[in-house]
């Protein structure tokens, strides 16, 4: 070069046939319990912005289809596996 497969908070890893993006686990951060701690329980837990309410952005980057796209279509990028070819 060509094909196929993947890229999603901090970490793993979901989302049937295009319809609340992040289920579920680990990490964490508050609390209950204990003299304290482990352990178990309960909450919360993508990023900014906000006392708060709530807002606005986010699926590897850009562009298209579409009321609507993690998905479907093009280009780039970056990992892996298989293959040419190496004069």
């Nucleotide at each position: 070069g060509c094909u196929c497969g993947g890229g999603u908070g901090g970490c793993g890893g979901a989302a049937c046939a295009g319809g609340c993006a992040g289920a579920c686990g680990c990490a964490g951060c508050g609390g209950a319990c204990u003299c304290a701690a482990a352990a178990u329980c309960c909450g919360c837990c993508g990023a900014c912005c906000u006392u708060a309410c709530g807002g606005u952005c986010a699926u590897a980057g850009g562009g298209g289809u579409u009321c609507g796209a993690u998905u479907c279509c093009c280009c780039u990028c970056c990992c892996g596996a298989g293959u040419a070819c190496c004069a």
Background:
This is a predicted structure of an 87-nucleotide RNA (transfer RNA) from Leptospirillum sp. Rfam family: tRNA. Rfam classes the family as a transfer RNA. Rfam links the family to the GO term triplet codon-amino acid adaptor activity. The prediction has a mean pLDDT of 81.